[in-house]
RNA sequence: AACGACAAGGGCAAACCCGUAGAAAUGCGGGGACGCAAAGCUAAAGGGCCUUCGUAAGAUGGUAGCCAGUUACCGAAA
Numbered sequence: 001a002a003c004g005a006c007a008a009g010g011g012c013a014a015a016c017c018c019g020u021a022g023a024a025a026u027g028c029g030g031g032g033a034c035g036c037a038a039a040g041c042u043a044a045a046g047g048g049c050c051u052u053c054g055u056a057a058g059a060u061g062g063u064a065g066c067c068a069g070u071u072a073c074c075g076a077a078a
Base pairs, nucleotide, nucleotide: 003075004074011036012035016031017030018029019028020027021026034065040070041069042068046067047066048063049062050061052059053058
């Protein structure tokens, strides 16, 4: 560098429910765990997807738990 154990210590938290912000996608707080080795961070830059407006081109906001970029704990095997 890469890889990822029925390893150690821990971490995060889908759906759904309640509250709340928003026109919506969706966010935030609480409960809750489907899962996750980056499910940490980044929506500025690249692709995808979603929202609203638009005949379209495009614009708008959102999504990092789609890919991506970037930083990082642990150390069996190969």